This is a predicted structure of a 251-nucleotide part of an RNA (large-subunit ribosomal RNA, domain VI) from Corynebacterium sp. CCUG 69979. Its mean pLDDT, the model's own confidence on a scale to 100, is 87. NCBI's taxonomy places the organism under Bacteria, Bacillati, Actinomycetes, Corynebacteriaceae, Corynebacterium.
Context: one part of a larger RNA
RNA sequence: CGUUGAAACUUGAGAAAGGCUGUCCCCAGUACGAGAGGACCGGGACGGACGUACCUCUGGUGUGCCAGUUGUUCCGCCAGGAGCAUCGCUGGUUGGCUACGUACGGAAGGGAUAACCGCUGAAAGCAUCUAAGCGGGAAGCCUGUUUCAAGAUGAGGUUUCAUUUAAGGUUCCCCACAGACGAUGGGGUUGAUAGGCCAGAUCUGGAAGCACCGUAAUGUGCGAAGGUGACUGGUACUAAUACACCAACAA
Numbered sequence: 001c002g003u004u005g006a007a008a009c010u011u012g013a014g015a016a017a018g019g020c021u022g023u024c025c026c027c028a029g030u031a032c033g034a035g036a037g038g039a040c041c042g043g044g045a046c047g048g049a050c051g052u053a054c055c056u057c058u059g060g061u062g063u064g065c066c067a068g069u070u071g072u073u074c075c076g077c078c079a080g081g082a083g084c085a086u087c088g089c090u091g092g093u094u095g096g097c098u099a100c101g102u103a104c105g106g107a108a109g110g111g112a113u114a115a116c117c118g119c120u121g122a123a124a125g126c127a128u129c130u131a132a133g134c135g136g137g138a139a140g141c142c143u144g145u146u147u148c149a150a151g152a153u154g155a156g157g158u159u160u161c162a163u164u165u166a167a168g169g170u171u172c173c174c175c176a177c178a179g180a181c182g183a184u185g186g187g188g189u190u191g192a193u194a195g196g197c198c199a200g201a202u203c204u205g206g207a208a209g210c211a212c213c214g215u216a217a218u219g220u221g222c223g224a225a226g227g228u229g230a231c232u233g234g235u236a237c238u239a240a241u242a243c244a245c246c247a248a249c250a251a
Stems, first nucleotide, its partner, number of pairs: 001151001005161006014148004020048007032037001050105005058099004065092005070085006109143003116136004168246003172188005193239003196235005203227002209222004
């Protein structure tokens, strides 16, 4: 830009993905075979590689989470802190993202077949799977499973709304389950969208201060304390204000 002005829900022409494989057990030491050995068919268990999804568990990561600690500078000193030193180093760690973690998949079934195996059967009184006719038969083909999909210009369908008293959409703003930018999704005061605040969860692991025991380092009590990024719920305190633009047949 097109497709009917819009919104929502859809059909599926077509396209893509997938299709892998091992070991063991039962049948059964059976059929077979002198023995040695040793099945078809059918059923089951556990794997490898690959793929998809996810983060409950186990781990990884963690650069404005918590704690410990070294050197040095500063906050006048003490105490308590801050800056710098790879996040200074070290021990843990929420959300998110992840694999080394978890779950699942390859199928079954149907149809037409290949090589091949057959039935009936003439030409050719026999024979012959073939000439007429009728069956079986593969990880392969068409389906079946998953994803995309009406630019499928053959532009589909259904429902609802609207036609100027205008449906709907956009700019703009607050954002994230989205993201290079567009786009997508949520919200815009008739509001819990983000921040703040409150409560909780989680993590860290016992704050500062004061008191007490001790010469002191330290320890104990107030007290599972203080702090706590992304998580959960609530709360209009802050910011989503106001305006504007596009828009169809029709009249």